Transfer RNA from a Candidatus Woesearchaeota archaeon, 72 nucleotides, folded computationally.
RNAcentral holds the sequence, with entries from ENA and MGnify.
The coordinates come from a structure-prediction model, not an experiment, and the mean pLDDT is 80.
It matches the Rfam family "tRNA". It is annotated as a transfer RNA.
The source organism's lineage runs through Archaea, Nanobdellati and Candidatus Woesearchaeota.
RNAcentral records the identical sequence in 2 taxa.
RNA sequence: GCGAGAGUAGUAUAGUGGUUAGUAUACGACGUUGCCAACGUUGUGACCCGGGUUCGAGCCCCGGCUCUCGCA
Numbered sequence: 001g002c003g004a005g006a007g008u009a010g011u012a013u014a015g016u017g018g019u020u021a022g023u024a025u026a027c028g029a030c031g032u033u034g035c036c037a038a039c040g041u042u043g044u045g046a047c048c049c050g051g052g053u054u055c056g057a058g059c060c061c062c063g064g065c066u067c068u069c070g071c072a
Base pairs, nucleotide, nucleotide: 001071002070003069004068005067006066007065010025011024012023013022018055027043028042029041030040031039048064049063050062051061052060
């Protein structure tokens, strides 16, 4: 340099145009226990950036950035 894939809570991940953006874990509160752990209830927290298409975009299109893999 060329090609392919990926980017969503702190972390890991689901989400085939209309869901309140889901789950696990982490963190906070409460309960249980003599204490811790474990368990239960509850809460906080996210769509990489900029444009476009559309009545409506995490999802489709274009450009950029970062990471991974392959080729040279």